[in-house]
The RNA shown here (Bacterial RNase P class A) has 380 nucleotides and comes from a Frankiales bacterium. Rfam family: Bacterial RNase P class A. Rfam classes the family as a ribozyme. The organism belongs to Frankiales, within Bacteria. It was read from a public genome assembly, where an Rfam model found it. The model forms 94% of the base pairs in the Rfam consensus.
RNA sequence: CGAGCCGGCCGGGCGGUCGCGUCGAGUGGUGCGUCAGCAGCACUCGCCGAGGAACGUCCGGGCUCCACAGGGCAGGGUGGUCGGUAACACCGACCCGGGGUGACCCGCGGGAAAGUGCCACAGAGAACAGACCGCCGGAGACUUCGGUCGCCGGCAAGGGUGAAACGGUGGGGUAAGAGCCCACCAGCGCCCGGGGUGACCCGGGCGGCUCGGCAAACCCCACCCGGAGCAAGGUCAGACAGGAAGCGUUCGAGGGCGGCCCGCCCGAGCUUCCGGGUAGACCGCUAGAGGCUGUCGGCAACGCCAGCCCGAGAGGGAUGACCGCCGCUCCGGCCGCGAGGCCGGAGGCACAGAACCCGGCGUACAGGCCGACUCGUCCG
Numbered sequence: 001c002g003a004g005c006c007g008g009c010c011g012g013g014c015g016g017u018c019g020c021g022u023c024g025a026g027u028g029g030u031g032c033g034u035c036a037g038c039a040g041c042a043c044u045c046g047c048c049g050a051g052g053a054a055c056g057u058c059c060g061g062g063c064u065c066c067a068c069a070g071g072g073c074a075g076g077g078u079g080g081u082c083g084g085u086a087a088c089a090c091c092g093a094c095c096c097g098g099g100g101u102g103a104c105c106c107g108c109g110g111g112a113a114a115g116u117g118c119c120a121c122a123g124a125g126a127a128c129a130g131a132c133c134g135c136c137g138g139a140g141a142c143u144u145c146g147g148u149c150g151c152c153g154g155c156a157a158g159g160g161u162g163a164a165a166c167g168g169u170g171g172g173g174u175a176a177g178a179g180c181c182c183a184c185c186a187g188c189g190c191c192c193g194g195g196g197u198g199a200c201c202c203g204g205g206c207g208g209c210u211c212g213g214c215a216a217a218c219c220c221c222a223c224c225c226g227g228a229g230c231a232a233g234g235u236c237a238g239a240c241a242g243g244a245a246g247c248g249u250u251c252g253a254g255g256g257c258g259g260c261c262c263g264c265c266c267g268a269g270c271u272u273c274c275g276g277g278u279a280g281a282c283c284g285c286u287a288g289a290g291g292c293u294g295u296c297g298g299c300a301a302c303g304c305c306a307g308c309c310c311g312a313g314a315g316g317g318a319u320g321a322c323c324g325c326c327g328c329u330c331c332g333g334c335c336g337c338g339a340g341g342c343c344g345g346a347g348g349c350a351c352a353g354a355a356c357c358c359g360g361c362g363u364a365c366a367g368g369c370c371g372a373c374u375c376g377u378c379c380g
Base pairs, nucleotide, nucleotide: 001376002375003374004373006371007370008369009368010367012326013325014324015323016322017321018320020049021048023046024045025044026043027042028041030039031038032037051351055362056361058360059359060358061357062356063229064228065227066226075225076224077223078222079221080094081093082092083091084090095109096107097106098105099104110220111219115218116217117214118213119212132159133158134155135154136153137152138151140149141148142147167185168184169183170182171181172180186210188207189206190205191204192203193202194201195200233283234282235281236280242274243273244272245271246270247269254266255265256264257263290309291308292307293306294305296303297302327349328348329346330345331344332343333342334341335340
């Protein structure tokens, strides 16, 4: 310098004018008041006002209400191992398999010798296999004496089909063949030794000779999982029409005080269902498994501690528009051998947008910055 691979980060800046939303302050008028005030409206001023994905809502949790003795069935999910975490289908490290010269990348990665099922097309045969071509033997017929034809048997060595045909190579053996036998290799099972927390790896021995694939087909094994969701749920106001069942009234339901038990006090109602009514306000609501930096532990994910920081919370739902300068991109012209510089213009500057809150994953994204590493070529 060229090509590549992995990770992190930014995602327009400054100023002005106008506009919008929450909150605070002030002024005006309105309503309610137990005259202390309170509520809402309009205007003015001030502070603040989206994201790396706020998105999809695919997983996991917090929170809330309902249900729940325990255990089991059904149903759903996860699936190499060891860790991380509140949890996960997420993350890290490692193992195994595959790809790449390499940095590195990919894997829906438990079990197919527990059972059932399926394996298109082609093919004779698709799983306790299979004679289509072929090879060999026998007796027979025909013969131009080379063979040919059908019949009865043997054979998985060769050909052919297929994604896949029931180990591979060599030798012995045979009528021809075959793990039929032998040597080596591959695979499987069992045993022993060594390493590792483990998945697994390394080495040795024995065995029968070989047991196809699909589990995102049923199934088996191990582990996990109650349901609904902020329109959760609660308070106040307003409106309406009641009815039924259960429990309870000194054998005390329910409520108050209290962190809880005990205790004290109040105490006649309380709960569920059906029917009817309402669609206002407030709480929940944003400081949290929160972020950054540093020490320490850990290969890492992450954890502990310390310090610092954190100003959207609407409810038809705000966060925008315009102008100037700068930056980036593109176009045209001029200068320069060239890298590039100057002038003018265009409008081009993405994807997208909170609504209870977090952790992930996935997807979208103009343009740009930084770092580690690999391969190739050249120079020193």